The part of an RNA shown here (large-subunit ribosomal RNA, domain V) has 582 nucleotides and comes from Candidatus Woesearchaeota archaeon CG10_big_fil_rev_8_21_14_0_10_44_13.

Context: one part of a larger RNA
RNA sequence: CCAGAGAUAUCCAGUGGGAAGCGAAGACCCCGUGAAACUUUACUGUAGCUUGUAGCUGUGAUGUAGAUCCUGAUGUGCAGCGUAGAUGGUAGUUGCUAAAGCUUAGCCGCUAGGUUAAGUGUAGACGACAAUGAGACACCAUCCUUUGGGAUUUACAUUGCUCACUUUAGAAAUAAAGAACAACUAUUGGCGGACAGUUUGGCUGGGGUGGCACGCCGCUAAAAAGAUAUCAGCGGCGCCCAAUGGUUGGCUCAACCCGGUUGGAAAUCGGGUGUUGAGUGCAAGAGCAAAAGCCAGCCUGAUUGGAUUGUCAAAACUAAGCAAUCCAAAGACGAAAGUCUGGUCUAGCGAACCUUUACAUCUCCUUAGUGGGGGGUAGAGAUGACUGAAAAGUUACUCCGGGGAUAACAGAGUUGUCGCGCCCGAGAGCUCCUAUCGACGGCGCGGCUUGCUACAUCGAUGUCGGCUCUUCCUAUCCUGGUCGUGCAGAAGCGGCCAAGGGUGAGGGUGUUCACCUAUUAAAAGGGAUCGUGAGCUGGGUUCAGAACGCUGUGAGGCAGUUUGUUUGAUAUCUACUGGAUA
Numbered sequence: 001c002c003a004g005a006g007a008u009a010u011c012c013a014g015u016g017g018g019a020a021g022c023g024a025a026g027a028c029c030c031c032g033u034g035a036a037a038c039u040u041u042a043c044u045g046u047a048g049c050u051u052g053u054a055g056c057u058g059u060g061a062u063g064u065a066g067a068u069c070c071u072g073a074u075g076u077g078c079a080g081c082g083u084a085g086a087u088g089g090u091a092g093u094u095g096c097u098a099a100a101g102c103u104u105a106g107c108c109g110c111u112a113g114g115u116u117a118a119g120u121g122u123a124g125a126c127g128a129c130a131a132u133g134a135g136a137c138a139c140c141a142u143c144c145u146u147u148g149g150g151a152u153u154u155a156c157a158u159u160g161c162u163c164a165c166u167u168u169a170g171a172a173a174u175a176a177a178g179a180a181c182a183a184c185u186a187u188u189g190g191c192g193g194a195c196a197g198u199u200u201g202g203c204u205g206g207g208g209u210g211g212c213a214c215g216c217c218g219c220u221a222a223a224a225a226g227a228u229a230u231c232a233g234c235g236g237c238g239c240c241c242a243a244u245g246g247u248u249g250g251c252u253c254a255a256c257c258c259g260g261u262u263g264g265a266a267a268u269c270g271g272g273u274g275u276u277g278a279g280u281g282c283a284a285g286a287g288c289a290a291a292a293g294c295c296a297g298c299c300u301g302a303u304u305g306g307a308u309u310g311u312c313a314a315a316a317c318u319a320a321g322c323a324a325u326c327c328a329a330a331g332a333c334g335a336a337a338g339u340c341u342g343g344u345c346u347a348g349c350g351a352a353c354c355u356u357u358a359c360a361u362c363u364c365c366u367u368a369g370u371g372g373g374g375g376g377u378a379g380a381g382a383u384g385a386c387u388g389a390a391a392a393g394u395u396a397c398u399c400c401g402g403g404g405a406u407a408a409c410a411g412a413g414u415u416g417u418c419g420c421g422c423c424c425g426a427g428a429g430c431u432c433c434u435a436u437c438g439a440c441g442g443c444g445c446g447g448c449u450u451g452c453u454a455c456a457u458c459g460a461u462g463u464c465g466g467c468u469c470u471u472c473c474u475a476u477c478c479u480g481g482u483c484g485u486g487c488a489g490a491a492g493c494g495g496c497c498a499a500g501g502g503u504g505a506g507g508g509u510g511u512u513c514a515c516c517u518a519u520u521a522a523a524a525g526g527g528a529u530c531g532u533g534a535g536c537u538g539g540g541u542u543c544a545g546a547a548c549g550c551u552g553u554g555a556g557g558c559a560g561u562u563u564g565u566u567u568g569a570u571a572u573c574u575a576c577u578g579g580a581u582a
Base pairs, nucleotide, nucleotide: 008582009581010580011579012578013577014576015575017574018573019572022568029403030402031401032400034399035398036395037394038393039392042198043197044196045195046194048191049190050189052187053186054185055184058161059160060159061158062157063156064155065154066153067152068151069150070149071148072147073146075144076112085143086142087141088140089139092126093125094124101120102119103118104117105116106115107114108113165178166177167176168175169174201214202212203211210231215237216236217235218234219233220232238386239281240343241342245299246298247297248296249295250294251293253277255273256272257271258270259269279288280287282348284346285345286344303329304328305327306326307325308324309323310322311321331340332339333338354381355380356379357378358377359376361375362374363373364372365371410457411455412453413452414451416450418446419445420444421443422442423441427437428436464539465537466536467535469531470528471527472526473525474524477502478501479500480497481496482495483494484493485492505517506516507515545563546562547561548560549558550557551556
């Protein structure tokens, strides 16, 4: 110097492994005393419809019912001439406008009579006196009971009229039809998702479903003061009792032993032992023996007014509740001392508004009396989501603000479950634990299953399967070497070394998986964000449309089914591939 190879650097063209790459304050999920739309037998209302009443709205008839007025009738306890409605006045009243009596007819009736009309008849008839609570239908006045007739008026029902009002025709005047109805206005009751405004709780090993751990009480947890959490464990309360309370007096229980008719292990009876093993209204703990247990007598202190303290409530603190102590009043029991403000103690409970009850109460309105409203004090009625809004759902048509404070995928931790080993060796293997298999048990490894946790990610790390392509592991399916055998050989069975290479093709299913078919030396198992969507696909899952079945009153819903359904991007860096140059 020539040829080849390698290292490094730059440039060009490509490929898309990485930058949990870019895009969009996640649409799934949860949360918000967020929103919207829709539904309904959620709550509260409103249109609208309907109903009664009044106005607009006048005038008749008939019937029914009521009110007022006029005019008649009506009224029998006993006694008493007799059918005495009540009260008052008064000594007269009535009678040719035809009395008493008689006849006929009607009405009433307690069957004695009363009363009205017509006829006849002729001059009297009735009252004051005796009886009676009360004295004359003799006469007058006011009223009551029952009832006939008439008038006025109101309401209702039916039916007319025409003038309001309405409709039709008409340019109008008017005409026709309807008609005091309807329409309209005001008001009363009802119906009323047609419409509107809202609500639809909390806790929670995500949320939902379930439950209440949402108000209280006892024990454990609780780590020997006190306090102390979990959807931790064991259990209770939301009452009961006029005696199961107060007091005074008396008594002693459970169990066991001995004895005794039926009678037994155990019934009732006698004797003994008997410190609490019984009992206590109800949970548990604490307490209790001349009692706090059991029995009897008398009672109502389970009463009224006031004050303080403790607990609830160990940061502090309010209300209600519960409890304790004291003062005063009036009492109960006891001879007295004394005890008694419920139950031996710790659970058994509820604000304001509203309603209601009581009171030797205050006040306002009203009244003849009365009645009503508002305060005061003391009780009762409930909010159990229990310091107490008056309250149902759906959303896949959805929206907003947030959250990795909280779920689904993947990761991490754990490893019950899963997979694979080891120890022991009962037993099977003719005999013989360990050729091979190995109960009952014990100890590990792995991190491929499924769970649990909620540590990272919700201003987004694209989610199943397939296709493509690469690499790794060995707990080895084949091929290689080797040991044991219940290895004659052949074929097997089991172990050791070994990951170089291989581990295929079809059928239906979206499938992974599984099943089936014919081959094969064999058709091993796994990892790499269940490797791989800025590489493909998009069959499945998982939006919007629609349907079936089931479900719901409905809007809607369904790890039920079916159909449908936009897969973004010109590659900055890095990585790799090919080329060029130094």
The RNAcentral record of the full RNA draws on ENA and SILVA. NCBI's taxonomy places the organism under Archaea, Nanobdellati, Candidatus Woesearchaeota. Its mean pLDDT, the model's own confidence on a scale to 100, is 80.